[in-house]
């Protein structure tokens, strides 16, 4: 420093295939339970799905460029 693979979704881990309403656990927060404290129990929140452009009535998802991180090859 060149190529090639894979990768990125909620604070964390992560699910999404014929493109057609963005989901779950786990912390978190509010009640309920209990003399309290854990444990258990309801209930609401929480996302520019990396970034930027294209295709399309419609993009987390196809394409095209671009960062990040793993990883292999070669110098």
């Nucleotide at each position: 420093u060149g190529g090639g693979a894979g990768u990125g979704u909620a604070g964390c881990u992560u699910a999404g295939u014929u493109g057609g309403u963005a989901g779950a656990g786990c912390a978190g927060a509010u009640c309920c339970c209990u003399c309290u404290u854990a444990a258990g129990g309801a209930u609401a929140a929480g996302g520019u799905c990396c970034c930027g452009g294209g295709u399309u009535c419609g993009a987390a998802u196809c394409c095209c460029g671009g960062c990040u991180c793993u990883c292999c090859c070669a110098a």
Source information:
A computed fold for a 75-nucleotide RNA from a candidate division SR1 bacterium, annotated as transfer RNA. The prediction has a mean pLDDT of 80. Rfam family: tRNA. By type it is a transfer RNA. Its family is annotated with triplet codon-amino acid adaptor activity in the Gene Ontology.